[in-house]
């Protein structure tokens, strides 16, 4: 310098004006409301993200349910650790890919049972002889040392051919030809040994190795899982309807003040329930930043500092000026931890490979 690999940061900047939602303070009005609350103005300060998204996992919180056990259903599935918890994260093991840095893997069990393996192929499971190789027999031809061709039979898994996959691989011995039939090496299996918390690894010994693949096929085994969700839910509480007690039929209420007339049955208190409306839940939290300590790490401990939207028809926008690399994906609605997906660019760090220079 080029190519790559792993991770991190940022998400145009500055200023001015206007506007909007919370909060605090001050002032005004007392005109809406039974109350709680609400209104107007001014000032101050504050106001989205790395994913606020998808709503896919896990937890907090809330209400309901719940003695215990089982069935069904769902999720997970190498080992150890982290955590409030997880299907997440960290560190390892094994396997796959890459020259490498590094990346990826639902990675338990097909001698518990059942199913499936299209096409091709002779045969796809306690399997198989199509071609080939070999044997003896028969027939024919050449012809009499024998050779060639054909037929059916037998042996054979070396070789060819089919397939994703054909009963270990490879070399030798052996044989009529062959074959773990036998031998060495590799692989596999077995029980012990050594190392490791473990997954697992290692060397030696023994066994010729008899039972293909598929469980993101049913299934089996182990572990975990009660349901619904902030429109959860809690509190206050007009009106209407309800219950009880009291007052009132010589009564009471309405009909503009009074009388007549007309119409109606009421009024007061208490209780229960809870509609409209309001308050809370609501943002101080498994919080953030910095330092130190423990740990390989995820993470944990500790000290100091900070307060960082909280609406309920739902605010975060617009204009102007200057500058630049000319600006992507996208807008909170109870809160956290993750995962997944989208994303213009810019910057930084570790590492790898190749080349060049010193």
């Nucleotide at each position: 310098u080029a190519a790559g690999u792993a991770g991190a940061a940022u998400a145009a900047a500055u200023g001015a004006u206007c506007g909007c939602g919370g909060c605090u303070g001050c002032a005004c009005a007392g005109a809406c409301g039974a109350a709680a609350g609400g209104g107007u103005g001014c000032a101050g300060g504050u106001g989205a993200g790395g994913a606020a998204a998808g709503u896919c996992c896990g937890g907090g919180c809330u209400u309901c349910a719940c003695a215990g056990g089982g069935c069904a259903g769902g999720a997970u599935g190498c080992c150890g650790g982290a955590u409030a918890a997880c299907g997440u994260c960290c560190g390892g093991u094994g396997g796959a890919g890459g020259c490498g840095a590094c990346u990826c893997c639902a990675a338990g069990g097909c001698c518990a049972g059942u199913g499936c393996a299209a096409c091709a192929g002779a045969a796809a499971a306690g399997a198989a002889a199509c071609c080939g190789c070999a044997g003896a027999a028969c027939u024919g031809c050449c012809g009499c040392a024998g050779g060639c061709a054909g037929u059916a039979c037998u042996g054979u898994a070396a070789g060819g051919g089919u397939g994703g996959a054909a009963u270990g691989g490879c070399a030798g011995u052996g044989u009529a030809a062959g074959a773990g039939a036998c031998u060495a090496c590799c692989g596999c299996u077995g029980g012990g040994c050594u190392g490791g918390u473990a997954a697992c690894a290692g060397a030696a010994c023994a066994g010729g190795c008899u039972g293909u693949g598929u469980a993101a096929a049913c299934c089996c085994c182990a572990u975990c899982c009660g349901a619904a969700g902030c429109a959860a839910g809690a509190c206050c509480a007009a009106g209407u309807a309800g219950a009880a007690a009291g007052c009132a039929a010589u009564a009471g209420a309405u009909u503009u003040g009074c009388c007549c007339g007309a119409u109606c049955u009421g009024c007061u208190u208490u209780c229960a329930g809870g509609u409209a409306g309001g308050u809370c839940g609501c943002u101080u939290g498994a919080a953030a930043u910095u330092g130190c300590c423990g740990g390989u790490a995820a993470c944990g401990g500790u000290a100091a500092u900070u307060c960082u939207a909280g609406a309920u028809a739902g605010a975060u926008g617009a204009u102007c000026a200057u500058u630049c690399a000319c600006g992507a994906c996208a807008u909170a609605a109870c809160c956290c931890g993750g995962c997944u997906u989208a994303u213009c660019g810019u910057u930084c760090u570790g590492c790898u490979u190749a080349g060049u220079u010193u």
A computed fold for a 358-nucleotide RNA, annotated as Bacterial RNase P class A. Rfam family: Bacterial RNase P class A. About the family: Ribonuclease P (RNase P) is a ubiquitous endoribonuclease, found in archaea, bacteria and eukarya as well as chloroplasts and mitochondria. Gene Ontology terms of the family: dimeric ribonuclease P complex, ribonuclease P activity and tRNA processing. Rfam classes the family as a ribozyme. The coordinates come from a structure-prediction model, not an experiment, and the mean pLDDT is 75.